[in-house]
This is a predicted structure of a 91-nucleotide RNA (c-di-GMP-I riboswitch aptamer) from Tepidibacillus sp. HK-1.
């Protein structure tokens, strides 16, 4: 330096749930909480997943609302890949 990852040390992050704020929703933020995590740090670039307010095309209705379909420009890096940076050091 590149791998690798201890029942090591110092620290770190924080799932479900909860209640507050926010959002059309998915979700997000901070508090409590702690299932887990050696990149569970960062970047939506590719794939996946997810939501559908607005829009699209229909249906019934019959005049402004109901309902179905499709669409990410929304979301997720704690789904995977890729990129990038980094703490510690036994075997």
């Nucleotide at each position: 330096u590149a791998c690798c990852g201890a029942u090591a040390a110092a620290g770190g992050c924080a799932a479900a749930c909860u209640a507050a704020u926010u959002g059309a929703a998915a979700g997000a933020u901070g508090g409590g909480g702690g299932c887990g995590c050696a990149a569970a740090g960062c970047c939506a670039u590719g794939g996946g997943u997810u939501u559908a307010a607005a829009g699209u095309c229909g249906a019934a209705u019959g005049u402004u609302g109901u309902u179905g379909u499709c669409u990410a420009a929304g979301a997720u890096c704690g789904c995977c890949a890729g990129g990038u940076u980094a703490c510690c050091g036994a075997a």
Taxonomically the source falls in Tepidibacillus (Bacteria, Bacillati, Caryophanales, Bacillaceae). Of the family's consensus pairs, 95% are formed in the model.